[in-house]
Context: one part of a larger RNA
RNA sequence: UUGGGCGUAAAGCGUCUAUAGAUGGCUUUUCAAGUCCUCCGUCAAAUCCCAGGGCUCAACCCUGGACAGGCGGUGGAAACUACCAAACUGGAGUACAGUAGGGCCAGAGGGAAUUUCCGGUUGAGCUGUGAAAUUCGUAGAGACCAGGAAGAACACCAACGGCAAAAGCACUCUAUUGGACCGACACUGACACUGAGAUACGAAAGCUAGGGGAGCAAGUGGGAUUAGAUACCCCAGUAGUCCUAGCCGUAAACGAUGGAUACUAGGCGCUGCGCGUAUCGACCCGGGCAGUGCUGUUGCUAACACGUUAAGUAUCCCGCCUAGGGAGUACAUUUGCAAGAAUGAAACUC
Numbered sequence: 001u002u003g004g005g006c007g008u009a010a011a012g013c014g015u016c017u018a019u020a021g022a023u024g025g026c027u028u029u030u031c032a033a034g035u036c037c038u039c040c041g042u043c044a045a046a047u048c049c050c051a052g053g054g055c056u057c058a059a060c061c062c063u064g065g066a067c068a069g070g071c072g073g074u075g076g077a078a079a080c081u082a083c084c085a086a087a088c089u090g091g092a093g094u095a096c097a098g099u100a101g102g103g104c105c106a107g108a109g110g111g112a113a114u115u116u117c118c119g120g121u122u123g124a125g126c127u128g129u130g131a132a133a134u135u136c137g138u139a140g141a142g143a144c145c146a147g148g149a150a151g152a153a154c155a156c157c158a159a160c161g162g163c164a165a166a167a168g169c170a171c172u173c174u175a176u177u178g179g180a181c182c183g184a185c186a187c188u189g190a191c192a193c194u195g196a197g198a199u200a201c202g203a204a205a206g207c208u209a210g211g212g213g214a215g216c217a218a219g220u221g222g223g224a225u226u227a228g229a230u231a232c233c234c235c236a237g238u239a240g241u242c243c244u245a246g247c248c249g250u251a252a253a254c255g256a257u258g259g260a261u262a263c264u265a266g267g268c269g270c271u272g273c274g275c276g277u278a279u280c281g282a283c284c285c286g287g288g289c290a291g292u293g294c295u296g297u298u299g300c301u302a303a304c305a306c307g308u309u310a311a312g313u314a315u316c317c318c319g320c321c322u323a324g325g326g327a328g329u330a331c332a333u334u335u336g337c338a339a340g341a342a343u344g345a346a347a348c349u350c
Base pairs, nucleotide, nucleotide: 004321005320006319007304008303012318014201015200017198021194023192025088027086028085033081034080035077036076037075039073040072041071042070043069049065050064051063052062053061054060091191092188093187094186096183098181099180103177106174107173108172109171110154114150115149116148117147119145120144121143122142125136162169163168206247207246208245209244210243211242215241216240220236221235222234223233258317259316260315261314262313263312266295267294268293269292270291271290272289273288275286276285299306324349325348332343333342334341335340
């Protein structure tokens, strides 16, 4: 490689968009490249296989014959794939009428809390812990009252809920803007799906420059604990956390489950939008589509579990795996300011 696989045993790229490529709805026609059939040529001999014969048998040798196929040519077939031409509407999309939403981005506003500053009252403790101590405090702490400032995050509502490709998104209002869903069916007429390479986005931490710095807090200092304590506990506290402009490109980036399409029992919820029944109207009841959950049949699974949101039954495309360690290491290349990242072995060992 073939075969077999990828929820948890090795294995789904973090996610999207999209080029080449692969695959592709329904009806009729053309053509004959693929496909199928007939015939011809060729694929040296030896070998292999079959039949017969010769060495006393056998190995060995001799004679004859084929199977299975490959390549080229001739003549046909036209169902399927491809091609040509025309048409269709179910896939896909556009337009119309509505709807829900923490989707994105920019601006403005708000209150609670915390810390700090100033003023006042009071006067000895406060803080902290398992217990303490370090710390703070008669130069007036802590407590209470009034006022000011700053930065960060938005209690309740809140949910098994919503939106987004993922990362993620929640105080309120406004402007711009992306996507989705439902309904009627008006239009286009296969325009589709996947997607190597590639582009874009991508938590936190980290880096560069300039701001900002309330709280929290790596590193650090001190106090405890302890045999020790580079920790857990306590007192302080710096980067950082926040903003702007760039970089980095990684996570248990998880549903540990790639995307698309079709089919295959039910039951009970929630969210969004239509319909029928009913009604003055709203409920109630029945039913449709889309999403999001629980339970469960057939089936599947090593088991756990999954089960119309499949890990069931099938098709198409991509990615990935091939015993453990060595090792996501070395070397090399690309990339980055750096930290690093991406690609990625072998010896050896068992």